Context: one part of a larger RNA
This record gives sequence, structure tokens and C1' cells, in this order.
RNA sequence: UGACGGGGGCCCGCACAAGCGGUGGACAUGUGGUUUAAUUCGAAGCAACGCGCAGAACCUUACCAGCCCUUGACAUACCGAUCGCGGAUUGUGGAGACACUUUCCUUCAGCUUGGCUGGAUCGGUGACAGGUGCUGCAUGGCUGUCGUCAGCUCGUGUCGUGAGAUGUUGGGUUAAGUCCCGCAACGAGCGCAACCCUCGCCUUUAGUUGCCAGCAUUAAGUUGGGCACUCUAAAGGAACUGCCGGUGAUAAGCCGGAGGAAGGUGGGGAUGACGUCAAGUCCUCAUGGCCCUUAUGGGCUGGGCUACACACGUGCUACAAUGGCAGUGACAAUGGGCAGCGAGACCGCGAGGUUUAGCAAAUCCCCAAAAACUGUCUCAGUUCGGAUUGUACUCUGCAACUCGAGUGCAUGAAGUCGGAAUCGCUAGUAAUCGUGGAUCAGCUUGCCACGGUGAAUACGUUCCCGGGCCUUGUACA
Repeated sequence: UGACGGGGGCCCGCACAAGCGGUGGACAUGUGGUUUAAUUCGAAGCAACGCGCAGAACCUUACCAGCCCUUGACAUACCGAUCGCGGAUUGUGGAGACACUUUCCUUCAGCUUGGCUGGAUCGGUGACAGGUGCUGCAUGGCUGUCGUCAGCUCGUGUCGUGAGAUGUUGGGUUAAGUCCCGCAACGAGCGCAACCCUCGCCUUUAGUUGCCAGCAUUAAGUUGGGCACUCUAAAGGAACUGCCGGUGAUAAGCCGGAGGAAGGUGGGGAUGACGUCAAGUCCUCAUGGCCCUUAUGGGCUGGGCUACACACGUGCUACAAUGGCAGUGACAAUGGGCAGCGAGACCGCGAGGUUUAGCAAAUCCCCAAAAACUGUCUCAGUUCGGAUUGUACUCUGCAACUCGAGUGCAUGAAGUCGGAAUCGCUAGUAAUCGUGGAUCAGCUUGCCACGGUGAAUACGUUCCCGGGCCUUGUACA
């Protein structure tokens, strides 16, 4: 100087408390374990475990079994041959890769006319290719975490033999090393804040594909008309403790009030200092070293990653009457759409099918549910709950056996609120209700977004956890 203390002081955080809703006992998913020919690999307290995977039937795919190839699926170079390459297609063998074969379309470019140059294909050669093989403890890059915590440092000066100290401590204050005052310090940098995006108010500009106050018109903003309103999308304005009162040291600030759409950082986001964990990643990519080179490389078929006495994490649906079912019938936003979204009509109990209008989209389409109203059920393992199983189908796709999703009928398990323990959340939040998107042929209870309905509680900081500053002890570095 640090680190540590079941030392002290001050302060903060959904850290506790006060509340609301969960997890902990069926199903989905990830992991461990076990099994297996293989169940590819990585991730491991917080910070691994709905994580890499924004989507494993084949492919993916790295794993296993079998069958094949060896200058190779891909790149450069040299030698030789050919002039096309390419596309469609017939047949045979084969699981396929692959090997042989038939027909058709197309018949390279430049010219100094020289097999001269370029290009392409095939064969050969040895240099090499190739490796999701090892090492993240050789690395770059990227990322997590402490933590959006308020800290981390430097120059000059001063003090100390020196390591170092001072500044950065102290008195107040703040979300903040934020600001004020004081002080052997005076300044400065990286962080904080602000500048950026978005939501909330207003103005101006603009008015189609959007909107409709008044006028006419229609089944309908449908049409004429209009751009006032909504909205859209660009530029501005607006909030600064600016004003008033109190308090404070006449300071920084704090408390209350006015006005205001908004008040003291207005809400949310992006933004992550010096560093810590030899944290994670050689399987995104790049890369040193090592290793394989008729195989640890490459191609293919089939299987596996989907196994199942069990254990854990994360979710979903429930156990019901604030509910289930049936009927009637409103109100969104974000997004997406041409190998696409698909209205309407018809067929089917339904998943869906047939036909096809419109739309490269503020124009057309995908497109709401909870809520509300009416009826019924009357507390029961039930008209709750839906697992499991049987059967008949639908869709995607060469192909749903291992191993997809959905529908109808039948079946109707556990479950009556869950032990010890444990998680999230302070407001348009929790809870609850649907919707969209990426990936994607198909497949979602996951992820990322969107809107609808919309609470309770916070006395307080003694205690648990994490963190910041000062101080103290130490046989630790």
C1' cells in the first nucleotide's frame, strides 16, 4: 500500500421488511447419471442447465455401422490431350455414392493466321489441398461478470531515507469523485451527467393509399368536395430548481406551492472507466505450436443426437363458480407477404380441400382474445382437469417406422393449491389476455417484440445478501 475480520462509523440496492404472484408433487424442454455400435461436441456457483441450437425425419451432422475415393468436394502451379462447357433425357448394375450407356438442344473468344495467347474440361506429376483433430494455460477478435457500481489515474508542486503519501481526506449535499465550503496543494484525463434514439404536449410544413366537421351522395369515406380533426413524417418549440415561501453557512442543496401536457435525472432505451475471474469461446472466424496424410481427409446409404430404474434446473397447463360450456357480439398495436399473403364463394362435423378476386402493399391479405350481455352447470374428482391409449383422417415433404404437426370420435390418468426450501416484481409495473416476427418445406409451452385489462404494498434499515467511503486490528501478500 492492499486484502481480510462472526471490528467500528456513514450510505445504497426488490437486499430485508410490507405486499402480490410463482417454483418445489402430470406434461414440454435443457442437464446429470445410466444405457448404447453411436447416444457428436462445448457450457459447470452467482455469471452452466428453453445455454451455443433464430427451429436434429434425409440434409443439417461434427457421432456410429457398412460400402466406396486417394492431388482428392475446394485453391495455385507444371506437363499432355480435347474444343467446348453446360442443360434435358433412355436403359443396365447398385442401398446409394458410383460405373457403363441412348437421344436431343447448344457448338468458346482474341487475332500478328503461328497449335500463338486466353478460357474451359479430362488425364498425369509432385509441390500441396483438407482436418468441427489437440492446446482458450501460446493468442487475436468477440462475450459474460462485479456493475451503470462511482470509482480509476496522471502532470507539476510539497512531505517522507524509502515503499509511498498528499491531491481523492474533512464539514454539508447528491442518483453520482454531483456540486458547495474548507484544506500543501494547483490543475488535468478516463468514467458520472449532457450531447443520441424513443414515448408524453404544442406549432409549422405536407395531404395519398390516411382522415370526414359542415354540403351533396352511397349498402359502405363509396363518390364529389375539403385537409379543420385523427393519423402519418420532417423541422421546430417546450423544463431551467426558471418563479414564490420556508430551511440551510449569505453556499451547494432540501421541503412545500404556483403555473404547466410534463417538475426537479419526466418514463424507457442505447451507452459499461482502470481492472477482476490464466472466466467463456481453437466447433463462427482468424491464428502460433503439435498431430493425421489410401486417413483424424472426402462421398454415400441406414442408424444415432429423440434411449430411460432415476436426480436437478427452466417453463406450460391445471386442480375450478372471480369458473367451465353454449349462444349473441364489440374494441388494438407491432410486424409479415410473390416459389408469398390469400378475401369471397362452394365442399367437409373438423384439421383442411376446390376455385380464384385483390396485393411487391398507409391501397389487398394475414387479423384478436380476455372483457360485455343472455342461458345453463351448483361444489362433485364434477359439464373441473386434460395426460395416456385405440381408431379414422388432414397437411408438409423423395420419404413421417425409429422420429413431425394438426383434426374428428372414443378413452378419460395424476391433480382438491403442493414438505424442507426457494424465485420474480415498486406502476401502466406485477398479474392476466391474446397478437406478430425471426429461424423455417413442415414443426414452439422457447426466444425477441406488440398491444388489451390492470392491482396491492413500502412502518422502516435491527437482521440476511451484495456493494461504496472513512477508520481500526493483523503472525496474511